c-di-GMP-I riboswitch aptamer from a Desulfobacteraceae bacterium, 75 nucleotides, folded computationally. The coordinates come from a structure-prediction model, not an experiment, and the mean pLDDT is 86. Of the family's consensus pairs, 94% are formed in the model. NCBI's taxonomy places the organism under Bacteria, Thermodesulfobacteriota, Desulfobacteria, Desulfobacterales, Desulfobacteraceae. It was read from a public genome assembly, where an Rfam model found it.
RNA sequence: ACCAGAAAAAGCCAAAUCUGCCGCGAGACAGAGACGGAAAGCCACGGGUCUCACUGAGACAGCCGGGUUGCCUGC
Numbered sequence: 001a002c003c004a005g006a007a008a009a010a011g012c013c014a015a016a017u018c019u020g021c022c023g024c025g026a027g028a029c030a031g032a033g034a035c036g037g038a039a040a041g042c043c044a045c046g047g048g049u050c051u052c053a054c055u056g057a058g059a060c061a062g063c064c065g066g067g068u069u070g071c072c073u074g075c
Base pairs, nucleotide, nucleotide: 003074004073005072012037013036017032018031019030020029022027035062041068042067043066045065046064047063048060049059050058051057052056
């Protein structure tokens, strides 16, 4: 380095809900919160679902796949 794992250790993220705020909306951000997560870090490339001022424009990466980066341990 590859691959595997989350037993140990140090940590990390944060569902639903509530409050504030932005948005037509799906939703996003911040605080509280903790259902869960070995990438629940990042990317809208493919599929999918959702929204709308709908022959187009958006949202979801904690829906699946893919790309890429990373901590610990084992081999």